Model confidence (mean pLDDT): 84 of 100. Predicted 3D model of a 72-nucleotide RNA (transfer RNA) from a Pseudomonadota bacterium. It matches the Rfam family "tRNA". It is annotated as a transfer RNA. Its family is annotated with triplet codon-amino acid adaptor activity in the Gene Ontology. The source organism's lineage runs through Bacteria, Pseudomonadati and Pseudomonadota. The RNAcentral record of the sequence draws on ENA.

[in-house]
């Protein structure tokens, strides 16, 4: 320098055009003498960044940054 994969909640990851979600974690309530477990609820996201296409973009296109991997 080139190819490919990835970047979404605090962590691990789904979601491949029409509402942003799960598990774990955090907080609150119930249960208990208390803790744990269990049950219920809540908060938490400019979807790496900038632009384009579209009525509508996490999703498609272009550029770019970061990480991984392969080739030279």
């Nucleotide at each position: 320098g080139g190819g490919c994969c990835g970047g979404u909640a605090g962590c691990u990851c789904a979601g491949u055009g029409g509402c942003a979600g799960a598990g774990c974690g955090u907080c609150c309530c119930g249960u208990u003498c208390g803790c744990a477990u269990c049950g219920g609820g809540a908060a938490g996201g400019u979807c790496g960044u900038g632009g384009g296409u579209u009525c509508a973009a996490c999703u498609c296109c272009c550029a770019u940054c970061c990480g991984g991997u392969c080739c030279a």